Context: one part of a larger RNA
RNA sequence: GAUUGAACGCUGGCGGCAGGCCUAACACAUGCAAGUCGAGCGAGAACGUUACUUCGGUAGCUAUUAAAGCGGCGGACGGGUGAGUAACGCGUGGGAAUCUACCUAGUAGUGGGGGACAACAGUUGGAAACGACUGCUAAUACCGCGCAUACGUCCUAAGGGAGAAAGCAGGGGAUCUUCGGACCUUGUGCUACUAGAUGAGCCCGCGUUGGAUUAGUUUGUUGGUGGGGUAAUGGCCUACCAAGACUACGAUCCAUAGCUGGUCUGAGAGGAUGAUCAGCCACAUUGGGACUGAGACACGGCCCAAACUCCUACGGGAGGCAGCAGUGGGGAAUAUUGGACAAUGGGCGCAAGCCUGAUCCAGCAAUACCGCGUGUGUGAAGAAGGCCCUAGGGUUGUAAAGCACUUUCAGCAGUGAAGAAAUGCUUAAGGUUAAUAACCUUGAGUCUUGACGUUAACUGCACAAGAAGCACCGGCUAACUCCGUGCCAGCAGCCGCGGUAAUACGGGGGGUGCAAGCGUUAAUC
Numbered sequence: 001g002a003u004u005g006a007a008c009g010c011u012g013g014c015g016g017c018a019g020g021c022c023u024a025a026c027a028c029a030u031g032c033a034a035g036u037c038g039a040g041c042g043a044g045a046a047c048g049u050u051a052c053u054u055c056g057g058u059a060g061c062u063a064u065u066a067a068a069g070c071g072g073c074g075g076a077c078g079g080g081u082g083a084g085u086a087a088c089g090c091g092u093g094g095g096a097a098u099c100u101a102c103c104u105a106g107u108a109g110u111g112g113g114g115g116a117c118a119a120c121a122g123u124u125g126g127a128a129a130c131g132a133c134u135g136c137u138a139a140u141a142c143c144g145c146g147c148a149u150a151c152g153u154c155c156u157a158a159g160g161g162a163g164a165a166a167g168c169a170g171g172g173g174a175u176c177u178u179c180g181g182a183c184c185u186u187g188u189g190c191u192a193c194u195a196g197a198u199g200a201g202c203c204c205g206c207g208u209u210g211g212a213u214u215a216g217u218u219u220g221u222u223g224g225u226g227g228g229g230u231a232a233u234g235g236c237c238u239a240c241c242a243a244g245a246c247u248a249c250g251a252u253c254c255a256u257a258g259c260u261g262g263u264c265u266g267a268g269a270g271g272a273u274g275a276u277c278a279g280c281c282a283c284a285u286u287g288g289g290a291c292u293g294a295g296a297c298a299c300g301g302c303c304c305a306a307a308c309u310c311c312u313a314c315g316g317g318a319g320g321c322a323g324c325a326g327u328g329g330g331g332a333a334u335a336u337u338g339g340a341c342a343a344u345g346g347g348c349g350c351a352a353g354c355c356u357g358a359u360c361c362a363g364c365a366a367u368a369c370c371g372c373g374u375g376u377g378u379g380a381a382g383a384a385g386g387c388c389c390u391a392g393g394g395u396u397g398u399a400a401a402g403c404a405c406u407u408u409c410a411g412c413a414g415u416g417a418a419g420a421a422a423u424g425c426u427u428a429a430g431g432u433u434a435a436u437a438a439c440c441u442u443g444a445g446u447c448u449u450g451a452c453g454u455u456a457a458c459u460g461c462a463c464a465a466g467a468a469g470c471a472c473c474g475g476c477u478a479a480c481u482c483c484g485u486g487c488c489a490g491c492a493g494c495c496g497c498g499g500u501a502a503u504a505c506g507g508g509g510g511g512u513g514c515a516a517g518c519g520u521u522a523a524u525c
Stems, first nucleotide, its partner, number of pairs: 001525004006521005013372004018367001020364001021330001026328003030325003035073003040070002048061005080283003089208007098200002103196008111145001113143002120135006153161002156159001167188006175182002209255003216246003221243008258280004262273004285306005308319004336362001338361003344358001345356004375405004385396004409466001411461005419452001424446008469514005474495003480509005490497002
């Protein structure tokens, strides 16, 4: 000199833009953060509406609308933190023995049956959490049977064996009809397989902090064979056999640490660092375990153990903010128990839509960076006052006052973009079809959808009106005098000042430097 996720002191007008628990991976009150689908299924309140009515109600219809249940998909993403980890963890470059829900393209199929379990009803246990028994019931839930040429897979020399599925919704001219439909058609779903895409698992070369006051380490250890296991290779596991494997090019042990793109500094080489943003990894009170699933050994799932907290009728139960806010504690120190799903993205759904503390916004604090303002011109009687003085004057100082102007920003009033593309409805053409219907694609028209928001921007109104401080002035280092003090009080980054004339302490005047900041401290180059 540059820099910072900074803090402290004094001071403080506005806006833009970014960042904001670095410490206790300490403990957490409260609310919210993952749901959705009625176009899978049975059942079904309230509301609305219709009829009856003794005006209390009763019965029916409509609706997918509430709270639940079965079922599907999603809760493995998104969000947080950096404790652990010196490791194939990360970075980089390669590799072969793998899987991949949803999505895309393609091929083939989607036949015919069965028995349950919730919900519900009844009985009943418990303080609660939560159950128990009996009975009824549906399905895209569950289970057989048939087909499976193809396809992959299993045993095998051939030949052979085992293995699937589910429907739902819209529309409709003939024909049939038990008036429900069959049937046709469209869309979507389901089953098997192939290929792709995406994502993930695995292996290897090289690189990746310090310590030798850590020199030897290792028994599933190193390799082989058989077997098991996995989606897959492999001591990954196991039995047997061999006795190997690593190490001074630093094994083992100890300490420290998430890694990287990057960031800061520097002419560079380097050094330091890893907040925000992005990629990877690891973790979710501590330790262990598996289940489900395409995917987890799963932050807001399950089981066990431990510590802690809470409830209890003492028999037994409940919990996990390193999600967003917020509280206590720790600390020099770090924000609101805010708004909205309008946009972007995600989950579910045919869709409308619902959910979304992701996200977009607002709030707080000069925390950083950037921009603007706090007036402009004129004005010498060089006013008054202050300070200094050789008492003549000098200086503050065109500074002020006065006069003339301007109105950025803030204030008040008004106008007013963009972020909005869609969806829905109507309609035209094309596709599909037996079809002019329905559906899909494209186009046109139309009705709407904004948290921010009193938005940005613009216009008008009024008034110089509301807006300057901080540090320093002995040398380094830009900037000097007076008074007080008297080795005292004090200053100080280094040299050093102060013991009666202190440009170095404290105050006044003056000056210098930066400026909504200025200085100090800490830290890096």

Small-subunit ribosomal RNA, 5' domain from an uncultured prokaryote, 525 nucleotides, folded computationally.